A computed fold for a 71-nucleotide RNA from Candidatus Nealsonbacteria bacterium CG02_land_8_20_14_3_00_34_20, annotated as transfer RNA.
The organism belongs to Candidatus Nealsoniibacteriota, within Bacteria.
The prediction has a mean pLDDT of 84.
RNA sequence: CGGGGCAUGGGGUAAUGGCAGCCCACUGGCUUCGGGUGUCAGAAGUCCCAGUUCAAAUCUGGGUGCCCCGA
Numbered sequence: 001c002g003g004g005g006c007a008u009g010g011g012g013u014a015a016u017g018g019c020a021g022c023c024c025a026c027u028g029g030c031u032u033c034g035g036g037u038g039u040c041a042g043a044a045g046u047c048c049c050a051g052u053u054c055a056a057a058u059c060u061g062g063g064u065g066c067c068c069c070g071a
Stems, first nucleotide, its partner, number of pairs: 001070007010024004018054001026042005047063005
C1' cells in the first nucleotide's frame, strides 16, 4: 500500500428490512438467624457520520478500531 472479516447492555452471544432476545454478572422484593441456593421484578446495548426506504442492528458510501491474507 492492496484485499477480506469483525464491531450489539459490565462480559459473552443471537436477531428474513418490521416490538433488539438469551446466558452470566448487577440492583431490589420474597425465602434464611445470616450467607449461599431458589424464586419474582428491574436497570442497562446496536462503533461514528451521511444516504436509500413507509420502516435500517441489517442495504449503500465514507470514517475509526481490532484481526487475517498478500506485497